The prediction has a mean pLDDT of 80. This is a predicted structure of a 74-nucleotide RNA (transfer RNA) from Monoraphidium neglectum. The organism belongs to Monoraphidium, within Eukaryota.

RNA sequence: GCGGAUGUAGCUCAAUUGGUUAGAGCGCUGGUUUUCCAAACCGGAGGUUAAGGAUUCGAGUUCCUUUAUCCGCU
Numbered sequence: 001g002c003g004g005a006u007g008u009a010g011c012u013c014a015a016u017u018g019g020u021u022a023g024a025g026c027g028c029u030g031g032u033u034u035u036c037c038a039a040a041c042c043g044g045a046g047g048u049u050a051a052g053g054a055u056u057c058g059a060g061u062u063c064c065u066u067u068a069u070c071c072g073c074u
Stems, first nucleotide, its partner, number of pairs: 001073007010026004019057001028044005050066005
């Protein structure tokens, strides 16, 4: 230099052929319960879907550029 894969919550991951509030588990946190802790139960917070742009009535999903990590080729 060329090609490919991946990037979504603090972590691990979903999200159907583009379709109507971006969710789940763990974690964090408030409450109930308990002598206390843990467990259990009922809630809550937490997201610029890597960045920018384009297409569309509508984009995590399609297209272009950039960027980070990994793999292969030279």

RNAcentral records the identical sequence in 2 taxa.
Its Rfam family is "tRNA".